Model confidence (mean pLDDT): 81 of 100. Transfer RNA from a Tissierellaceae bacterium, 73 nucleotides, folded computationally. It matches the Rfam family "tRNA". Rfam's curators write: Transfer RNA (tRNA) molecules are approximately 80 nucleotides in length. It was read from a public genome assembly. Lineage of the source: Bacteria > Bacillota > Tissierellia > Tissierellales > Tissierellaceae.
[in-house]
C1' cells in the first nucleotide's frame, strides 16, 4: 500500500424482507433470611463509530472517513 471482517447498554453479543432498539452477565431498589449467599420481582443505563446520501421512514441500503482484527505484498 491492497483485499476481507467488525464497530449497537458498563461487559459479551443478537437485531440478515427498511417500519415500536433487545438478550445474558453486571449495576440499583424491594421481597425472602437473625445475617450473608442463592432465589423472586421491579428499575436505571443506548440519539446504534463519525459525516454525508437514498427513502414517507435507515441499526439495517449507498458513498467517504476513523478505529480494531485478519490475509497478501
Nucleotide at each position: 500500500g491492497g483485499g476481507c471482517u467488525u464497530g449497537u447498554a458498563g461487559a459479551u453479543c443478537a437485531g440478515u424482507u427498511g417500519g415500536a432498539a433487545g438478550a445474558u452477565c453486571g449495576c440499583u431498589g424491594c421481597c425472602u433470611u437473625u445475617g450473608c449467599a442463592a432465589g423472586g420481582c421491579a428499575g436505571a443505563g443506548g440519539c446504534c463509530c463519525u459525516g454525508g446520501g437514498u427513502u414517507c421512514g435507515a441499526g439495517u441500503c449507498c458513498c467517504a472517513g476513523c478505529a480494531a482484527g485478519u490475509c497478501c505484498a